[in-house]
RNA sequence: CCGUGCGGGAGAGCCCCCGGACCCGGCCAGGGCCCGAGGCGCCGAAGGAGCAAAUCCUCCCCGGAAUCUCUCAGGCACCCGUACCGCACGGACGAG
Numbered sequence: 001c002c003g004u005g006c007g008g009g010a011g012a013g014c015c016c017c018c019g020g021a022c023c024c025g026g027c028c029a030g031g032g033c034c035c036g037a038g039g040c041g042c043c044g045a046a047g048g049a050g051c052a053a054a055u056c057c058u059c060c061c062c063g064g065a066a067u068c069u070c071u072c073a074g075g076c077a078c079c080c081g082u083a084c085c086g087c088a089c090g091g092a093c094g095a096g
Base pairs, nucleotide, nucleotide: 001091002090003089004088005087006086007085008084013040015039016038018036019035020034022032023031024030041076042075043074047072048070049069050068055063
């Protein structure tokens, strides 16, 4: 540095509208719930992109990080998952 396992781990409208399945309603109207498309709003901790200073004496050029910024992608009920952290194991490289 990489991988695996376990544990911890956020943020942002279950908004509007259309279509469909199921349920309630004798039926219609209507309601509940789920899925999908579109619209606007929003989040950033998969990924991606951008930038400062330090940086052999002076100057210039190149290089120059991120949980900072941008939001292309991704996401915005619950759940799953996510960067990052801890522990264990395995592999590669390297210093003494």
Glycine riboswitch aptamer from Streptomyces coryli, 96 nucleotides, folded computationally. The sequence is in RNAcentral, with records from Rfam. The prediction has a mean pLDDT of 76. Its Rfam family is "Glycine riboswitch aptamer". From the family's description: This family represents the bacterial glycine riboswitch.